[in-house]
Context: one part of a larger RNA
RNA sequence: GAUUGAACGCUGGCGGCAGGCCUAACACAUGCAAGUCGAACGGUAACAUUUCUAGCUUGCUAGAAGAUGACGAGUGGCGGACGGGUGAGUAAUGCUUGGGAACUUGCCUUUGCGAGGGGGAUAACAGUUGGAAACGACUGCUAAUACCGCAUAAUGUCUUCGGACCAAACGGGGCUUAGGCUCCGGCGCAAAGAGAGGCCCAAGUGAGAUUAGCUAGUUGGUAAGGUAACGGCUUACCAAGGCGACGAUCUCUAGCUGUUCUGAGAGGAAGAUCAGCCACACUGGGACUGAGACACGGCCCAGACUCCUACGGGAGGCAGCAGUGGGGAAUAUUGCACAAUGGGGGAAACCCUGAUGCAGCCAUGCCGCGUGUGUGAAGAAGGCCUUCGGGUUGUAAAGCACUUUCAGUUGUGAGGAAAAGUUAGUAGUUAAUACCUGCUAGCCGUGACGUUAACAACAGAAGAAGCACCGACUAACUCCGUGCCAGCAGCCGCGGUAAUACGGAGGGUGCGAGCGUUAAUC
Numbered sequence: 001g002a003u004u005g006a007a008c009g010c011u012g013g014c015g016g017c018a019g020g021c022c023u024a025a026c027a028c029a030u031g032c033a034a035g036u037c038g039a040a041c042g043g044u045a046a047c048a049u050u051u052c053u054a055g056c057u058u059g060c061u062a063g064a065a066g067a068u069g070a071c072g073a074g075u076g077g078c079g080g081a082c083g084g085g086u087g088a089g090u091a092a093u094g095c096u097u098g099g100g101a102a103c104u105u106g107c108c109u110u111u112g113c114g115a116g117g118g119g120g121a122u123a124a125c126a127g128u129u130g131g132a133a134a135c136g137a138c139u140g141c142u143a144a145u146a147c148c149g150c151a152u153a154a155u156g157u158c159u160u161c162g163g164a165c166c167a168a169a170c171g172g173g174g175c176u177u178a179g180g181c182u183c184c185g186g187c188g189c190a191a192a193g194a195g196a197g198g199c200c201c202a203a204g205u206g207a208g209a210u211u212a213g214c215u216a217g218u219u220g221g222u223a224a225g226g227u228a229a230c231g232g233c234u235u236a237c238c239a240a241g242g243c244g245a246c247g248a249u250c251u252c253u254a255g256c257u258g259u260u261c262u263g264a265g266a267g268g269a270a271g272a273u274c275a276g277c278c279a280c281a282c283u284g285g286g287a288c289u290g291a292g293a294c295a296c297g298g299c300c301c302a303g304a305c306u307c308c309u310a311c312g313g314g315a316g317g318c319a320g321c322a323g324u325g326g327g328g329a330a331u332a333u334u335g336c337a338c339a340a341u342g343g344g345g346g347a348a349a350c351c352c353u354g355a356u357g358c359a360g361c362c363a364u365g366c367c368g369c370g371u372g373u374g375u376g377a378a379g380a381a382g383g384c385c386u387u388c389g390g391g392u393u394g395u396a397a398a399g400c401a402c403u404u405u406c407a408g409u410u411g412u413g414a415g416g417a418a419a420a421g422u423u424a425g426u427a428g429u430u431a432a433u434a435c436c437u438g439c440u441a442g443c444c445g446u447g448a449c450g451u452u453a454a455c456a457a458c459a460g461a462a463g464a465a466g467c468a469c470c471g472a473c474u475a476a477c478u479c480c481g482u483g484c485c486a487g488c489a490g491c492c493g494c495g496g497u498a499a500u501a502c503g504g505a506g507g508g509u510g511c512g513a514g515c516g517u518u519a520a521u522c
Stems, first nucleotide, its partner, number of pairs: 001522004006518005013369006019362002021327001026325003030322003035078003040075002043071002047069003050065007085280003094205007103197003108193007116150001118148002125140006156165003170185006206252003213243003218240008255277004259270004282303005305316004333359001335358003341355001342353004372402004382393004406463001408458005416449001421443008466511005471492001473490001477506005487494002
């Protein structure tokens, strides 16, 4: 000099853009953060519509009907493995770069083939019943895209090459001569693609030798098991190997990278925000489900802690967003909205989304703007200094003439909005002019931000400057007070009666909504 996720002191007008627990991976009150589908299903607790019945005050009271819109609880499907947080662990099962072969893949795309015919349950519900609760138990009834056989079976799997084996589910719209036809969505098998993931290898990726030897599934082989897959991954047997001064093993420290800071570069330091990967989810262990987890807001066991209890037993996990206590020099609102982008579910309308978009707080940083402009010598008054002549503050102020950025008040007012819906036309499909889908056009129409941005008008210089320093380094000097005291100090050093070095004042210098100090890096 540059820089910072900074803190502290003094000061503080506005805006834009960014950033904001670096410490206790400490403990957490409260609310929200993952739901959705009735076009899979039996249904109807609530609401509304319609119809019916009774009472009647003639439009409300009561009751009934899943008939309709819908829908609590339940069965079922998809999603809760994404998104969001944190950096404890991990010096290599990680990361980065470059390769590799023995694999898996829900949703999506493409292609081929198929979707026949049956069965038995079970929740909900009803009844009985246990318990303080959490939550159950028994009996009976019922549905499905839930579950299970049978049939079909290759381009699939296995094979001793003869053969053997393996699947499925329907729902909705329109028309109908009630046989069915057709459209949309879904279902099964196989192959391929895209994207995603698992695995292996090499090199690189901290410190310590005051750590020199380490290793028994250890190193290799055979066989078997296991896995989606290779493999001591596991087991049995056999051999005695394997690693190491090119640093094994042990100990300490640490998430890694793109990048960031600095530097002319080489290097050095760092790994906040943003992006990629990894690991973790109260601590330790385990599996289940599933395409995918050994699963933050799932399950089981153990432990610590907190809470409820009728003492028998139960409940919980903010390193999600806010917020609280605590720790600390130190780090924000228990905000608004799904309008946009994205995600989940759904045919769609739509629902959910503390992701996200916005707003609030903070000079924490960067950038921009303002706090007036011109004129004005009687060089006013006052202050300070003085050799008492004057000098300086100083065109500074006052005065005169203007301007109105920003802030203030009032009004106008984009863009972020494309959709969805509806009507018409057209094309595809079809027996069809239904339905459905695509495209085009018209209409209608959705904004949290938001009192938006921007623009216009109004009024008046009106509301807006400080901080550090002035001995040398280092730009900037005098007076007074103090008297080795009080104090200053980055280094040298100042202060013991004329202190440009302490404290105050006047003046000056530097930077400026900041300026200094401290800490840290180059």
Molecule: small-subunit ribosomal RNA, 5' domain
Organism: uncultured bacterium